Background:
A computed fold for a 76-nucleotide RNA from a Chloroflexota bacterium, annotated as transfer RNA. Lineage of the source: Bacteria > Bacillati > Chloroflexota. Its Rfam family is "tRNA". Rfam classes the family as a transfer RNA.

RNA sequence: GCGGGCGUAGCUUAGCGGUUAAAGCGCCUGGUUGUGGCCCAGGAGAUCGAGGGUUCGAUCCCCUCCGCUCGCCCCA
Numbered sequence: 001g002c003g004g005g006c007g008u009a010g011c012u013u014a015g016c017g018g019u020u021a022a023a024g025c026g027c028c029u030g031g032u033u034g035u036g037g038c039c040c041a042g043g044a045g046a047u048c049g050a051g052g053g054u055u056c057g058a059u060c061c062c063c064u065c066c067g068c069u070c071g072c073c074c075c076a
């Protein structure tokens, strides 16, 4: 340089056109307990990588860019 895959909460993932984006772990508060853990109840936490486009409507489709990753090619 060429081609493919991935990017959603602190972490791991789900959702893949139709209000308000879901769960597990973690975090916070309370209950239980002598304390902690387990368990129970509640809560906070996401500009869905960035920008633009299509659409009545985009996390989802298209384009560009950024980051990570895999393969191929060139030079050394």
Base pairs, nucleotide, nucleotide: 001072002071003070004069005068006067007066010025011024012023013022018056027043028042029041030040031039049065050064051063052062053061